[in-house]
RNA sequence: UUCUUAUCCAGAGAGACGGAGGGAUUGGCCCUGUGAUGUCUCAGCAACCACCUUAUUCGCAAGGUACGGUGCUAAUUCCAAACAGACAUCCAAUGUCUAGAAGAUAAGAA
Repeated sequence: UUCUUAUCCAGAGAGACGGAGGGAUUGGCCCUGUGAUGUCUCAGCAACCACCUUAUUCGCAAGGUACGGUGCUAAUUCCAAACAGACAUCCAAUGUCUAGAAGAUAAGAA
């Protein structure tokens, strides 16, 4: 980097350095010299991997722990976004929902 599977309306911030952009992309809307993004330290959240208990039709299920490997700690993935379907609407426009695309994270594989 690519592929597969799962999840994404919950949760959780202080300090130091530094000094202008940032929220993936486009549009919107926001955050930001009352100091962004980033780096470091400490703290925290969660429970994917991990570990424990119980059950098992051996496919896995329920509950728990938080030492370790990741992840995360503005706003639902901030909102919308190819194509498609359903509903509202006489049609269209538009709106809502579903599915999906894109993205993020984890685990596995190449």
About this RNA: This is a predicted structure of a 110-nucleotide RNA (SAM riboswitch aptamer (S box leader)) from Natronobacillus azotifigens. Its Rfam family is "SAM riboswitch aptamer (S box leader)". Rfam's curators write: The SAM riboswitch is found upstream of a number of genes which code for proteins involved in methionine or cysteine biosynthesis in Gram-positive bacteria. The model forms 92% of the base pairs in the Rfam consensus. The sequence was found by an Rfam model in a public genome assembly.